[in-house]
Molecule: transfer RNA
Organism: Coemansia sp. RSA 988
RNA sequence: GGGAGUUUAGCUUAAUUGGUAGAGCUUUUAGCUUACAACUAGAUGGAAGUAGUUCAAAUCUACUAACUCCUA
Numbered sequence: 001g002g003g004a005g006u007u008u009a010g011c012u013u014a015a016u017u018g019g020u021a022g023a024g025c026u027u028u029u030a031g032c033u034u035a036c037a038a039c040u041a042g043a044u045g046g047a048a049g050u051a052g053u054u055c056a057a058a059u060c061u062a063c064u065a066a067c068u069c070c071u072a
C1' cells in the first nucleotide's frame, strides 16, 4: 500500500435480518437483620461519529475514527 472483520450500559453481551433496545454482573434506594452477608422489590445508566435512504434505522448506503486479522 491492498483486502476482510468488529464497535450496543461502568464490564460481559442478546436482539428472530427495518417496526417501542433487553439480560447477567456492578452501582444505588427501600424492605428483611441487633449488625453484616445472603435474599426480595425498585431505580440509575447505552446504539463509535457525521451525512443519506425510508412513514420508520442498532440493523441498509457513503465517509471518518479506533481496534483486530490476512496479504505485499
Base pairs, nucleotide, nucleotide: 001071002070003069004068005067006066007065010025011024012023013022019055027043028042029041030040031039048064049063050062051061052060